Transfer RNA from a Candidatus Woesebacteria bacterium, 73 nucleotides, folded computationally. The prediction has a mean pLDDT of 83. The organism belongs to Candidatus Woeseibacteriota, within Bacteria.
[in-house]
RNA sequence: AGGCGAGUAGUUCAGUUGGUAGAACACGCGUCUCCAAAACGCGAAAUCGCUGGUUCGAUUCCAGCCUCGCCUG
Numbered sequence: 001a002g003g004c005g006a007g008u009a010g011u012u013c014a015g016u017u018g019g020u021a022g023a024a025c026a027c028g029c030g031u032c033u034c035c036a037a038a039a040c041g042c043g044a045a046a047u048c049g050c051u052g053g054u055u056c057g058a059u060u061c062c063a064g065c066c067u068c069g070c071c072u073g
Stems, first nucleotide, its partner, number of pairs: 001072007010025004019056001027043005049065005
C1' cells in the first nucleotide's frame, strides 16, 4: 500500500427482503431467609464507531474517515 472481517446496554452477543433495537450475564429494588446465597418478580440502561448521501423513513443501502483483528506484498 492492497484485500477481508468486526464496531449495537457495563460485558458477551442477536437483530433479512429499510418501518421507532432485544436476550443472557452483570447492576438496582422487592419477595423469600435469623442473615446471606440461590430461586422468583419488577426496573434502569445503547441518538446502533464518526461524518455525509439515497429515501417519506437507515443499525440495515451507498461513499469517505476512525479503531481492532486476519491475510497478501